[in-house]
RNA sequence: GCCACUCUAGCUCAAUCUGGUAGAGCACCCGACUUGUAAUCGGAAGGUUAGGAGUUCGAUUCUCCUGAGUGGCU
Repeated sequence: GCCACUCUAGCUCAAUCUGGUAGAGCACCCGACUUGUAAUCGGAAGGUUAGGAGUUCGAUUCUCCUGAGUGGCU
């Protein structure tokens, strides 16, 4: 220098392929249970979907640019 892939909650990852209310587990918070704690159970909260632009009635999803990371080739 060229090519491919990845970026979503505090962490690990779904949803993307086929555009239509963004979810799970763990962690944190509240409650139940317990003499108390842990474990278990229930509930709540937590998101500029890496950033920007475009297409569209509607974009995490499609297109383009930029950034970061991983791998391959030279």